RNA sequence: UGCUUAUUAAGAAAGACGGAGGGAUUAGACCCAACGAAGUCUUAGCAACCUGUGCCAACAAGGUGCUACAUUCUAAUCUCGGUUAACCGGGAGAAAGAUAAGUU
Numbered sequence: 001u002g003c004u005u006a007u008u009a010a011g012a013a014a015g016a017c018g019g020a021g022g023g024a025u026u027a028g029a030c031c032c033a034a035c036g037a038a039g040u041c042u043u044a045g046c047a048a049c050c051u052g053u054g055c056c057a058a059c060a061a062g063g064u065g066c067u068a069c070a071u072u073c074u075a076a077u078c079u080c081g082g083u084u085a086a087c088c089g090g091g092a093g094a095a096a097g098a099u100a101a102g103u104u
Base pairs, nucleotide, nucleotide: 002103003102004101005100006099007098008097013043014042015041016040017039021032022031023030026075027074028073029072044067045066046065049063050062051060052059053058071096077092078091079090080089081088082087
């Protein structure tokens, strides 16, 4: 880097450095940000994929991960309702992304 499987519900932040961006990617919308973004570090916390104990239930927290809002919406498909239509509102499953485990 690619592939496979599972989840994509909920949950959980302070400080220091830093100094303008950030919410995965392209465009638009929307939102956060000098009352300090990204990033790094420290401490704290969440969760329970792997792991450990255990017959199970469960417990613990070693390896990862995560700690604004929401995988935010549209630019995709199918479908439902309103409307002559434009358009507006809703639903479903994908794709893509994220995390874990395995594999190459």
The RNA shown here (SAM riboswitch aptamer (S box leader)) has 104 nucleotides and comes from Pedobacter sp. The RNAcentral record of the sequence draws on Ribocentre. The organism belongs to Pedobacter, within Bacteria.